Predicted 3D model of a 101-nucleotide RNA (SAM riboswitch aptamer (S box leader)) from Pelosinus propionicus DSM 13327. Rfam family: SAM riboswitch aptamer (S box leader). About the family: The SAM riboswitch is found upstream of a number of genes which code for proteins involved in methionine or cysteine biosynthesis in Gram-positive bacteria. The source organism's lineage runs through Bacteria, Bacillota, Negativicutes, Pelosinus and Pelosinus propionicus. Its mean pLDDT, the model's own confidence on a scale to 100, is 85. It was read from a public genome assembly, where an Rfam model found it.

[in-house]
RNA sequence: CUCUUAUCAAGAGUGGUCGAGGGACUGGCCCGAUGACACCCAGCAACCAGCAGCAAUGCAGAGGUGCUAAUUCCAGCAGGAUUUAUCCUGAAAGAUGAGAG
Numbered sequence: 001c002u003c004u005u006a007u008c009a010a011g012a013g014u015g016g017u018c019g020a021g022g023g024a025c026u027g028g029c030c031c032g033a034u035g036a037c038a039c040c041c042a043g044c045a046a047c048c049a050g051c052a053g054c055a056a057u058g059c060a061g062a063g064g065u066g067c068u069a070a071u072u073c074c075a076g077c078a079g080g081a082u083u084u085a086u087c088c089u090g091a092a093a094g095a096u097g098a099g100a101g
Stems, first nucleotide, its partner, number of pairs: 001101008013041001015040003021031003025076004042068003047064002050059003072093001077090005
């Protein structure tokens, strides 16, 4: 990097360092010198691993990941409802885990 598969409406700091961009892409709309992003600590969750169980499932959180503004922030393609401006459904894209190449 590609493929398969599961999940994506919940949860998580009034901490420290740094110092200008950040929220994947495009369009919006936002966050940010009252310090964002990133890193550290702290925390959340429970995919893998662990324990119990035939299994369903449960326990735990010291291990491997992940996450800690906004539903994956919203839309991007197709369809549906209707008060024509909104709402709903499913894809696509993306993210994360596990497995394979």